[in-house]
Molecule: c-di-GMP-I-GGC riboswitch aptamer
Organism: Pseudomonadota bacterium
RNA sequence: UCUGCUAAGGGCAAACCCGUCGCGAGGCGGGGGCGCAAAGCUACCGGUCCGUAAAUGUUCGGAUAGCGGGGCCGCCGCGA
Numbered sequence: 001u002c003u004g005c006u007a008a009g010g011g012c013a014a015a016c017c018c019g020u021c022g023c024g025a026g027g028c029g030g031g032g033g034c035g036c037a038a039a040g041c042u043a044c045c046g047g048u049c050c051g052u053a054a055a056u057g058u059u060c061g062g063a064u065a066g067c068g069g070g071g072c073c074g075c076c077g078c079g080a
Base pairs, nucleotide, nucleotide: 001080002079003077004076011036012035016031017030018029019028020027021026034066040072041071042070044069045068046067047064048063049062050061051060053058
C1' cells in the first nucleotide's frame, strides 16, 4: 500500500416513539436497533429531496456524507 472469510477491544446507529428547532426537505437530544470496515470528516461532481422565482425542467437558496464518485484522515486483523 492492498485487502475484510476470522477474532478481540470497541465504535456508529435505519425504521419507529418522545422532546426540541425549522415554512419545508431535514437538524439536534433521549429511547430504539435495520444495518455499517470508514455508516469518520468534507456539498467539489452527478443524483434525489425541500423552499423560492419563474414557466420548463430553468433561477436562486437550502437538505442529504446511511445514493454514487472525488478529496482528507483513521482502529483491529485471518491475510497479500